This is a predicted complex of two RNAs, RNase P RNA and transfer RNA, with 432 nucleotides together. Model confidence (mean pLDDT): 77 of 100. It holds a member of the Rfam family "Bacterial RNase P class A". By type it is a ribozyme. Its family is annotated with tRNA processing, ribonuclease P activity and dimeric ribonuclease P complex in the Gene Ontology.
[in-house]
RNA sequence: CAGGUUGACCAGGGGAUCGCGGCGGGCUGCGGCUCGCUGAGGAAAGUCCGCACUCCACAGGGCACGGUGCUGGCUAACGGCCAGGCGGGGUAACCCGACGGCAGAGUGCCACAGAGAACAGAGUGCAUCCGCAAGGGUGCGAGGGUGAAACGGUGGUGUAAGAGACCACCAGCGCGCGCAGCGAUGCGCGCGGCUAGGCAAACCCCACCGGGAGCAAGGUCAAACAGGCGCAUUGGGGCGGCCCGUCCCGCAAAAAGCGCCGGGUAGACUGCACGAGGCGUCCGGCAACGGGCGUCCCAGACAGAUGAUCCCCCUUCGCGCAGGCGAGGACAGAAUGCGGCUUAUCGGUCGGCCUGGCAU
RNA sequence: GGGCGAUUAGCUCAGGGGUAGAGCGGGGUCUUUACACGGCCUAGGUCGGGGGUUCAAAUCCCUCAUCGCCCA
Numbered sequence: 001c002a003g004g005u006u007g008a009c010c011a012g013g014g015g016a017u018c019g020c021g022g023c024g025g026g027c028u029g030c031g032g033c034u035c036g037c038u039g040a041g042g043a044a045a046g047u048c049c050g051c052a053c054u055c056c057a058c059a060g061g062g063c064a065c066g067g068u069g070c071u072g073g074c075u076a077a078c079g080g081c082c083a084g085g086c087g088g089g090g091u092a093a094c095c096c097g098a099c100g101g102c103a104g105a106g107u108g109c110c111a112c113a114g115a116g117a118a119c120a121g122a123g124u125g126c127a128u129c130c131g132c133a134a135g136g137g138u139g140c141g142a143g144g145g146u147g148a149a150a151c152g153g154u155g156g157u158g159u160a161a162g163a164g165a166c167c168a169c170c171a172g173c174g175c176g177c178g179c180a181g182c183g184a185u186g187c188g189c190g191c192g193g194c195u196a197g198g199c200a201a202a203c204c205c206c207a208c209c210g211g212g213a214g215c216a217a218g219g220u221c222a223a224a225c226a227g228g229c230g231c232a233u234u235g236g237g238g239c240g241g242c243c244c245g246u247c248c249c250g251c252a253a254a255a256a257g258c259g260c261c262g263g264g265u266a267g268a269c270u271g272c273a274c275g276a277g278g279c280g281u282c283c284g285g286c287a288a289c290g291g292g293c294g295u296c297c298c299a300g301a302c303a304g305a306u307g308a309u310c311c312c313c314c315u316u317c318g319c320g321c322a323g324g325c326g327a328g329g330a331c332a333g334a335a336u337g338c339g340g341c342u343u344a345u346c347g348g349u350c351g352g353c354c355u356g357g358c359a360u
Numbered sequence: 361g362g363g364c365g366a367u368u369a370g371c372u373c374a375g376g377g378g379u380a381g382a383g384c385g386g387g388g389u390c391u392u393u394a395c396a397c398g399g400c401c402u403a404g405g406u407c408g409g410g411g412g413u414u415c416a417a418a419u420c421c422c423u424c425a426u427c428g429c430c431c432a
Base pairs, nucleotide, nucleotide: 001356002355003354004353005352006351007350008349009348010347012313013312014311015310016309017308018307020039021038022037023036024035025034026033027032041331045342046341048340049339050338051337052336053214054213055212056211060244061243062242063241065210066209067208068207069206070084071083072082073081074080085099086097087096088095089094100205101204106203107202108199109198110197124143125140126139127138128137129136130135152170153169154168155167156166157165171195173192174191175190176189177188178187179186180185218270219269220268221267227261228260229259230258231257235249236248237247238246277296278295279294280293281292282291283290284289314329315328316327317326318325319324361431362430363429364428365427366426367425370384371383372382373381378415386402387401388400389399390398408424409423410422411421412420
């Protein structure tokens, strides 16, 4: 210098005028007016996960159902993150992986082709016997062929021909022991029978996790309306798939209560903005993260504010020899809050590392 | 704002791992003087898009898009 890889960050800047939401102060003729402060994001999005919070019971047990799935850690929790192991890709930096049961608990599937698709089988073939021949019997599982996949590889012994039938080496598998590591796992040694197909994002098994619903949850006030039905001893309901357990109501008449159906309202307040909070710094830790101290208060609408115009600068594209002229500047946008993931995104800044070339 | 569901031929729908069908509609032809009905033949598919698992995906998993329904 070129190419690559990875991490963090910004999300046009400044000024003027007009306008909008919220909070606080002042004035008011209660309609508003005025002053000050403040007012979107890295994803506010998708709603794919996890929590807080609220109601149902204080959130209980079992089954069913759903989810997660290498190991260790972080965390309020997670399907997230960090570190490590193993496998795959890449010259490398680095990246990717639903990565438990090496499918040896069981069930199931493997279309077409092929002889045979899982304790296999004989079309071609090899060998041998019978037969004049066509062909048939027996043995074999090596070669060819089919297929996504065909029951280890090489060499030898052996045989009528062959074959882990036997032997040596190699690969793979299982078991045991030792060493290192918290562990996943790695390395080494010994033994074994000789060989075991794939699919668990098929059922299933194992381990762990999960009660349900959601701020239109829930609470308070106001306004409006029309009631009806069911509920008793093996009762009704909370309990939304089932069972248990437990709680509430009631126990012979009604009220009340609970459930179902029907009818009415479409208003206000609250929940709702101090929080697993932001920033800075120090300490512990490889890191994720945790702790201490200091400092800051940082949107809260309810048809839903956060905008528009002009000027200068920055930047992109086009035209032009040039002064310059013209057109632009991503994705998007709060609605109970928070932690993640995923998806969309013009352009730019800074840093780490790798490979190649050149120079010293 | 929150919770669900669907997407397969022009339309309405089956198919839930083995290479995609049905009805209606379309085209051709026969029948009829002609039309309808009817008979026969026939075309038409990125299975909403992308990625993954698998030998193999409309089907199983993830993600994105579009459409619809419910809740005060």